[in-house]
Molecule: small-subunit ribosomal RNA
Organism: Patescibacteria group bacterium
RNA sequence: AGAGUUUGAUCCUGGCUCAGGAUGAAUGCUGGCGGCGUGUUUAAGGCAUGCAAGUCGAACGACCCCUUCGGGGGGAGUGGCGAACGGGUGAGUAACACGUCAGUAUCUACCCUUAUCUCAAGGAUAACUCCGAGAAAUCGGAGCUAAUACUUGAUAGUCUCCUUCGGGAGUAAAGAUUUAUCGGAUAGGGAUGAGCUGGCGGCUGAUUAGCUUGUUGGUGAGGUAACUGCUCACCAAGGCGACGAUCAGUAGCGGGUGUGAGAGCACGACCCGCCUCACAGGGACUGAGACACUGCCCUGACUCCUACGGGAGGCUGCAGUCGAGAAUCUUCCGCAAUGGGCGAAAGCCUGACGGAGCGACGCCGCGUGCAGGAUGACACCCUUCGGGGCGUAAACUGCUUUUAUGAGUGAAGAAGCGUUCGCGUUGACAUUAGCUCAUGAAUAAGGGUCCGCCAAACUCGUGCCAGCAGCGGCGGUAAUACGAGUGACCCAAGCAUUGUCCGGAAUUAUUGGGCGUAAAGGGUCCGCAGGUGGUUUGGUAAGUCAACAGUUAAAUAUCCCGGCUCAACCGGGAAACCGCUGGUGAAACUGCCAGACUAGAGGCUGGGAGAGGCAGACGGAAUGGUAGGUGUAGGGGUCAAAUCCGUUAAUAUCUACUAGAACACCAAAAGCGAAGGCAGUCUGCUUGAACAGUUCUGACACUCAGGGACGAAAGCGUGGGGAGCGAAUGGGAUUAGAUACCCCAGUAGUCCACGCCGUAAACGAUGGGCACUAAACAUUGGUAGUCUCGACCCUAUCAGUGUUGUUCUACUCAAGGUAACCCCUUAAGUGCCCCGCCUGGGAAGUACGAGCGCAAGCUUAAAACUCAAAGGAAUAGACGGGGACUCGAACAAGCGGUGGAGCGUGUGGUUUAAUUCGAUUCUACGCGAGGAACCUUACCAGGGCUUGACAUCCAGCCUAUGUCACACCUUAACCGGAGUGACUUAGUGGCUGUGACAGGUGAUGCAUGGUUGUCGUCAGCAUGUGCUGUGAAGUGCACCGUUAACUCGGGUAACAUGCGCAACCCUCGUUCUGUGUUGUUUUUUCACAGAAGACUGCCGGCGUUAAGUCGGAGGAAGGCGGGGAUGACGCCAAAUCAGCAUGUCCCUUACGCUCUGGGCUACACACGCGCUACAAUGGCCGGUACAACGGGACGCCAAAUCGUAAGAUGGAGCUAAUCCUUAUAAAGCCGGUCUCAGUUCGGAUUGUGGGCUGCAACUCGCCCACAUGAAGUUGGAAUCGCUAGUAACCGUGGAUCAGCCUCGCCACGGUGAAUACGUUCUCGAGUCUUGUACUCACUGCCCGUCAUAUCAGGGAAGCCGGUAAUGCCCGAAGUCUCACGUUCGUGGGCCUAAGGUAGGGCUGGUGACAAGGAUAAAGUCGUAACAAGGCAUCCGUAGCGGAAGCUGUGGAUG
Repeated sequence: AGAGUUUGAUCCUGGCUCAGGAUGAAUGCUGGCGGCGUGUUUAAGGCAUGCAAGUCGAACGACCCCUUCGGGGGGAGUGGCGAACGGGUGAGUAACACGUCAGUAUCUACCCUUAUCUCAAGGAUAACUCCGAGAAAUCGGAGCUAAUACUUGAUAGUCUCCUUCGGGAGUAAAGAUUUAUCGGAUAGGGAUGAGCUGGCGGCUGAUUAGCUUGUUGGUGAGGUAACUGCUCACCAAGGCGACGAUCAGUAGCGGGUGUGAGAGCACGACCCGCCUCACAGGGACUGAGACACUGCCCUGACUCCUACGGGAGGCUGCAGUCGAGAAUCUUCCGCAAUGGGCGAAAGCCUGACGGAGCGACGCCGCGUGCAGGAUGACACCCUUCGGGGCGUAAACUGCUUUUAUGAGUGAAGAAGCGUUCGCGUUGACAUUAGCUCAUGAAUAAGGGUCCGCCAAACUCGUGCCAGCAGCGGCGGUAAUACGAGUGACCCAAGCAUUGUCCGGAAUUAUUGGGCGUAAAGGGUCCGCAGGUGGUUUGGUAAGUCAACAGUUAAAUAUCCCGGCUCAACCGGGAAACCGCUGGUGAAACUGCCAGACUAGAGGCUGGGAGAGGCAGACGGAAUGGUAGGUGUAGGGGUCAAAUCCGUUAAUAUCUACUAGAACACCAAAAGCGAAGGCAGUCUGCUUGAACAGUUCUGACACUCAGGGACGAAAGCGUGGGGAGCGAAUGGGAUUAGAUACCCCAGUAGUCCACGCCGUAAACGAUGGGCACUAAACAUUGGUAGUCUCGACCCUAUCAGUGUUGUUCUACUCAAGGUAACCCCUUAAGUGCCCCGCCUGGGAAGUACGAGCGCAAGCUUAAAACUCAAAGGAAUAGACGGGGACUCGAACAAGCGGUGGAGCGUGUGGUUUAAUUCGAUUCUACGCGAGGAACCUUACCAGGGCUUGACAUCCAGCCUAUGUCACACCUUAACCGGAGUGACUUAGUGGCUGUGACAGGUGAUGCAUGGUUGUCGUCAGCAUGUGCUGUGAAGUGCACCGUUAACUCGGGUAACAUGCGCAACCCUCGUUCUGUGUUGUUUUUUCACAGAAGACUGCCGGCGUUAAGUCGGAGGAAGGCGGGGAUGACGCCAAAUCAGCAUGUCCCUUACGCUCUGGGCUACACACGCGCUACAAUGGCCGGUACAACGGGACGCCAAAUCGUAAGAUGGAGCUAAUCCUUAUAAAGCCGGUCUCAGUUCGGAUUGUGGGCUGCAACUCGCCCACAUGAAGUUGGAAUCGCUAGUAACCGUGGAUCAGCCUCGCCACGGUGAAUACGUUCUCGAGUCUUGUACUCACUGCCCGUCAUAUCAGGGAAGCCGGUAAUGCCCGAAGUCUCACGUUCGUGGGCCUAAGGUAGGGCUGGUGACAAGGAUAAAGUCGUAACAAGGCAUCCGUAGCGGAAGCUGUGGAUG
């Protein structure tokens, strides 16, 4: 000292959280010792038991005991002193209770000091004795007695009172003991303690604004130690309060304690001072002192005893107990010390105190060993299998003994007291501290953490489960975040957690914050109190400043020194304690008093400007209505319609009349006003501002809580008015619906008068005033100057209103500020003064309370609960039913298809034992498959094998029990069994066994590699350096022109570069050269190899003298000549684990291997891709012409022969420019026939007979012949391909392959078109720009009702408490008082505690029910907002509607 957390990223605002310190603490785990501290914070709840205040015989009498007869001792009682201290507590108290500084109308036992006195007399009474009552506590009667007990008298210096100031009146005492003291009385002084008074200081709430009747004052009386309404009688009507009275809540106050850099904030345990209370309440007595903790009386509650008649009690003293609670100790020892009471003293008493005990509760200190000891044991963990970690750690060797244990010794703390003067005696703690010796590493380590913040990581288990979590967050099969192990990190006899306080938090900001958009300027002005205030002179001294004096207790804290071995702890000293008080001094500043001034402010005079306000009068256009005329079938309305109006004459048009509302043009960034707001013209009344003159006053000023006035629209009341518009409402449309948008109507309202309301996005989202800080331009009003006949223009200046303040482009880099946007003399700059307001989001501008209002509602204004964000500005993307530009077989213009039929093929679905699996918008569906009868084959049924069909390793055996071929038995087949023949050899062979392992088309393409599709052959994508910006980022790559192209040029804070584009490569087209077999009649053609050619090169136009483009020439080819290969950064968790590879998981006599048969070929149906057709541009028959690419040895196969044909026989040639495929390319051309029909079209389907391949054509092959001859007559909505050798039409070859379902795919040639105006629209893409609440990026985000569950709060008929006061009734004890009585006492009165009663105040609990809020994950209905969000949004108000919301009216632009 900071850090984490809002975002895709950034800056800011802003909250939440963490790291630190502290604690009278508690909880979890753990626990060796000592010292010093500390320990019921809760129930001021109840208490058993013991102790906590006595002492004096030197005040007194009686009695008892002992006696050395001198005396000594004891205790009850009388008497004295003490018991008002010491100890405890914090309930009450917001107060002179406390703190501090002053004061005095006062008292003060014991103590000190001064002075004087201490004379005389008397009557009782307790104890005791006797009697009596009672259970007890206790009490009554009779009798005896003493005093330092009580009473009376004398005296009176002082003292008190009166006074004529001469004096007068009145009040005292106690003795004890024996010669010295202790006492007693009175008075004065001191000391100490106490009482009382005043100033100042320290909590919260205004949702508490008025309070007070002994109240405020006076006179008199009473009362007190003393002042005083302290009390009473009378008189007056005062006193307090926004500087917060009263009321309510909370609370003992201070020294100090914790924290903090400080200012502050929080607290008030222990220790010290003060106050307060003593079961709750009231009261007095005694006394120097009390209204008295362990005294008295009364009332009440509670507990106990009781013989039921009555009595007793008060731990908030020390221990202890119950209870409460998260939680807090021994019923200990001692008066040895310190202190206190009594006493002459010895002494007695002392739960004060001194000590010990218990608790890691805190602070401090010590220890649990030290040294050596391996390329480093074992175990455990990890591993890339090599090793690494634990780790010098251990073992082992040597040493030490703090501590613990045992033994011994052993203090200080002691001063006093007694005394025969020699001396004796006094320690609870204490089995102490300390010291010495012995033994032996011996007796002694844990807790938390390891994802980031925050120091420290690996493996396994688990699989959004279990769990963690302070915040962010982690966990859905590779978790450094859960649990465990190992290791590490941090502290350490402790360590963590929880609670609370301060800090960090500048997050309440005095030091030290803000308010245009983040929360925040009051809607506006006036203005009392308050705050602040111009120049100058004199005075004063309140503030201010200076030195001095007093006080500010001690302890604490700081510094220094010292004592316990150190420290904690303790002792001594110093300084300080910011304050208050007193007098003295200074006079600059502020204040106050007095005087003066004119720059602020105001007045006066003058001429002007203005939608400023109020009232009245008048005007025309438009609109609606009415009447009349003309005129006829429509009008109106919309995207399109309909409702509606119209033959009873509309709309249209003309004339007249009438009504209400609003004022075109002028008109503008214009003007005026405090704001709201103000607009036809004229008139009247009236406010304010500016300018000029510099004439007057002389600080008269600024701001303003409370207060007052004004205040759009909507709305309310009463009465008018009502043309148009128009909430509500009705109807018509739209729609899935349409309580809307659109249309037709239409009420309130809009208008006027009067009265309310008092709010708006009442906005510049920017309070008012003053001053200062560069400019330029425009404009409104005034004045002056110049000029002019007079003006305008121009110049200067004052007051307003605006713009610019990057470049182009003069003036300027404005400076400065800001999170940025932006503001910038009209500040959001620099300063001063005053006011208002803010402090995370939601709940909520809501509830309750109060005020106002007729109501609607407005103003003021919370909390519980909940979230970790909400938010501002800017950035990059993506998106938009935003914009601009551009491109594309994208549309358009054309040609031909698909969609209808039959068949083929693929898919879905269904079926099945199985119909194996994958591919699913474009980018799956004649796709993997370029060829499923068996095999393939992965599927199904059944049979069989188990180290295996295949690989490696190990052990053993093998010279035939080997290999190959043939045939036999068995079997469905493999398997199994048993033979014959041939052959070769020592290996890289075979067999058997065992286990490692093999094997898996099993899962995961969301763990992966590789490969591929798509955007897209689209023109983009990125980097370095520089520059700009706080930053994310931007620039470069914008703009203009151009291109197929980020292609090129111009230009530019950019300059360059890379991957893409293009080119380089292949092929076709032209020519040339060379070579040439199997080609060649010759020029040719052909094949191969090489070269040339095309580059906007040339000319002209356009264009910026450019890039380029248009046209032309030449040329085989012209502007990229055609085609191919070639696919940037990336997107789609796109496809593929079944091509291959591969992590992890799973199976292991089976999810492996093998065999037979079946299935992948099923079939109501739906879709995709094709073929053949529907015919005459045709079918059939005959004749005839012209290709190219290819293929061939388990092959292609000629001639010839046979067969209608498929094909068969045959065997020539060919390892291929040679032979074969191929005696034929087809469409085409020539000739014939058919004549518009389900046909001589079409060929499905079916029957019969054949052919071929193959172990085998049943499921399930292809082909031939004959026969059969289905649908179909050009195809709905919709949809596909193609821009030239293309489409269309025609045939040919090849791969796969025994054969073939091939009509598919890949290639080849033949014939060979049409059309493109163009870019409005559809789709896709690119660049720029704009908006955004999206960033998983529009398949986004997101609003409200309803339904379910939970939670908190408010309301509520009521019900139950608490609390403070008030009225009335009753009224104990007791003071005071009165009467009787007068020894005792009795009765009455005033006041009054408790109690009763009544109505209210404040406050709490509970409450059926209804309403709103928050939260929850998957629900329901819609889609209101974010893009022009599909009707721009929002604010105020009003009505309406399931809901978001819609509509009217005025306003804002966010």